[in-house]
Context: one part of a larger RNA
RNA sequence: UGACGGGGGUCCGCACAAGCGGUGGAGCAUGUGGUUUAAUUCGAUGAUACGCGAGGAACCUUACCUGGGCUAGAAUGCAGUUUGCCGUACCCUGAAAGGGGUAUUUGUAGCAAUACACGGACUGCAAGGUGCUGCAUGGCCGUCGUCAGCUCGUGCCGUGAGGUGUUGGGUUAAGUCCCGCAACGAGCGCAACCCCCAUCAGUAGUUGCCAUCAGGUCAAGCUGGGAACUCUACUGAAACUGCCGUCGUAAGACGCGAGGAAGGAGGGGAUGAUGUCAGGUCAUCAUGGCCUUUAUGCCCAGGGCUACACACGUGCUACAAUGGGGAGGACAAAGAGCAGCCACUUGGUGACAAGGAGCAAAUCUCAAAAACCUUCUCUCAGUUCGGAUCGCAGUCUGCAACUCGACUGCGUGAAGCUGGAAUCGCUAGUAAUCGUAGAUCAGCAAUGCUACGGUGAAUACGUUCCCGGACCUUGUACA
Numbered sequence: 001u002g003a004c005g006g007g008g009g010u011c012c013g014c015a016c017a018a019g020c021g022g023u024g025g026a027g028c029a030u031g032u033g034g035u036u037u038a039a040u041u042c043g044a045u046g047a048u049a050c051g052c053g054a055g056g057a058a059c060c061u062u063a064c065c066u067g068g069g070c071u072a073g074a075a076u077g078c079a080g081u082u083u084g085c086c087g088u089a090c091c092c093u094g095a096a097a098g099g100g101g102u103a104u105u106u107g108u109a110g111c112a113a114u115a116c117a118c119g120g121a122c123u124g125c126a127a128g129g130u131g132c133u134g135c136a137u138g139g140c141c142g143u144c145g146u147c148a149g150c151u152c153g154u155g156c157c158g159u160g161a162g163g164u165g166u167u168g169g170g171u172u173a174a175g176u177c178c179c180g181c182a183a184c185g186a187g188c189g190c191a192a193c194c195c196c197c198a199u200c201a202g203u204a205g206u207u208g209c210c211a212u213c214a215g216g217u218c219a220a221g222c223u224g225g226g227a228a229c230u231c232u233a234c235u236g237a238a239a240c241u242g243c244c245g246u247c248g249u250a251a252g253a254c255g256c257g258a259g260g261a262a263g264g265a266g267g268g269g270a271u272g273a274u275g276u277c278a279g280g281u282c283a284u285c286a287u288g289g290c291c292u293u294u295a296u297g298c299c300c301a302g303g304g305c306u307a308c309a310c311a312c313g314u315g316c317u318a319c320a321a322u323g324g325g326g327a328g329g330a331c332a333a334a335g336a337g338c339a340g341c342c343a344c345u346u347g348g349u350g351a352c353a354a355g356g357a358g359c360a361a362a363u364c365u366c367a368a369a370a371a372c373c374u375u376c377u378c379u380c381a382g383u384u385c386g387g388a389u390c391g392c393a394g395u396c397u398g399c400a401a402c403u404c405g406a407c408u409g410c411g412u413g414a415a416g417c418u419g420g421a422a423u424c425g426c427u428a429g430u431a432a433u434c435g436u437a438g439a440u441c442a443g444c445a446a447u448g449c450u451a452c453g454g455u456g457a458a459u460a461c462g463u464u465c466c467c468g469g470a471c472c473u474u475g476u477a478c479a
Stems, first nucleotide, its partner, number of pairs: 001479002003476003007473007015463002019426005026317008034308002042053002064303007077125008087104007107116003128292002131290003137286002139281003142277001144275001149188006155164003168179003194269004199237007209226002213224003240263001243257001244255004319419001323378007335366003340359002344355004385416001390411007432455007
């Protein structure tokens, strides 16, 4: 000087408390451990691994296993030798890769030699490796932590390590600002500058809008028209404790004060200092070293990554009446679309099929929002709750759904009656609850992830305690 303390002081955080809803019990989905296996490819392992890399494992992917093949090789460049144009169609063998063969054709420039392009064979310079080392590395990322810290120049103090500044008194979300001070300044962080949302104005008026006028319909901005309103998308305005009052030297704090759409950081996002964990990644990529080179490389078929006594994590669906079922009615936002989205019609109980408009989209389509409201029914039961499991029959994608896809119909109708110890999230348009869309994608194991809106709470006395953190101080046999 740090680090640490079941030392002290001050302060903060869904840290506790006050509340609401979960997990832990059930079934299933998914990841992991373990076990099994020819293989169940590899990595990630307290917080900071475990719906993680993977934003799509039937083949492919694929790295694993078994078997069949290749050896300058699956890709690229250069040089040398040799041969044939290239190519197209087909046959035999085989699981395919591969191997063997037939037919056709005779490229461009040039009279030709030859050159150029392309293919095959051989040779060389060279390739290949998802093999090892993340404790040799770059880059990127997690974490403490969006915590308020981390430093430097000059000066001063100290023999020196170092200190001071950065401590103190206040204040703040903040090393934020003020005052004081052997310090005076500065940098990286904080804040602001950026984006979205909330109000208004200007400009613009189609594909969006319809107040006024006219036409028109069962109905409908449907038509003429309009530029007001909504909206769209560009530019501005607006909020600064600016004004008033109280407290204070000041900074600042407080006020159901005013005005205002918004009030004291208005609400979100992006943004992550010096460093810590020899944190993670050599399997995104790059890369030193090591290893391998008829194999640890490459091609192919089939299998495996989907196994299953069990254990754990994360989720979904429930256990019902604030509910289940039938019928009718209403209201979003944000997205996506041409090898696509598919209106509408017909067939089918249905998944879907056959026809067939529009739309590269503020125009057309996906598209039905659901919870909600009205009404009928069920009447507390393992039930008209719950839907696992299994049987049969089908649909679709795809070369192909046996291992191993999703969906539909009929039947079947398991556990489960609110969950021990323990444990998690959340402070407002939040929790809870309800649907919608997208990426990846032929299809889909999506209940995941990322976004979008609808309905919409309760509680916070407070900081004694638990956990984590910041500053000062104190002790130390630690560095």
A computed fold for a 479-nucleotide part of an RNA from Sphingobacteriales bacterium ZH1, annotated as small-subunit ribosomal RNA, 3' major domain.
Taxonomically the source falls in Sphingobacteriales (Bacteria, Pseudomonadati, Bacteroidota, Sphingobacteriia).
Model confidence (mean pLDDT): 83 of 100.